[in-house]
RNA sequence: UACGUUCUUCGGGGCGGGGUGUGAUUCCCCACCGGCGGUGACAGUCCGCGACCUGCUUUGGUAUAUCAGGGCAGCUGACCCGGUGAGAUUCCGGGACCGACAGUAUAGUCUGGAUGAGAGAAGAAGGUG
Repeated sequence: UACGUUCUUCGGGGCGGGGUGUGAUUCCCCACCGGCGGUGACAGUCCGCGACCUGCUUUGGUAUAUCAGGGCAGCUGACCCGGUGAGAUUCCGGGACCGACAGUAUAGUCUGGAUGAGAGAAGAAGGUG
């Protein structure tokens, strides 16, 4: 220094004001927020990944029902113009757009599954080259 093993820690932000209404942080006007890796240069909108949901499969609890866990697959939103530059849908200027499920007056921002899971990040130990 590289690789693989085991373990530890970390690992998502945002409704403030006004209006209507019996009732809305859910509707309307204004406001606010942006996970992880990559990319010739810094990305919510490029290329991928993760979370939610669905299906299949598999392991354990003797078997079924069922419960808990693993694997695979599916599903899964949104950007343009101008400028600078060797290089930017990433920077600067301008104007746009997007945001799982359940609950509730219709929710990216409230409450809930979730003190969960997780892309991954950092570190420790011992091993191999």

The RNA shown here (FMN riboswitch aptamer (RFN element)) has 129 nucleotides and comes from Qiania dongpingensis. It matches the Rfam family "FMN riboswitch aptamer (RFN element)". About the family: The RFN element is a highly conserved domain that is found frequently in the 5'-untranslated regions of prokaryotic mRNAs that encode for flavin mononucleotide (FMN) biosynthesis and transport proteins. The model forms 100% of the base pairs in the Rfam consensus. NCBI's taxonomy places the organism under Bacteria, Bacillota, Clostridia, Lachnospiraceae, Qiania. RNAcentral holds the sequence, with entries from Rfam.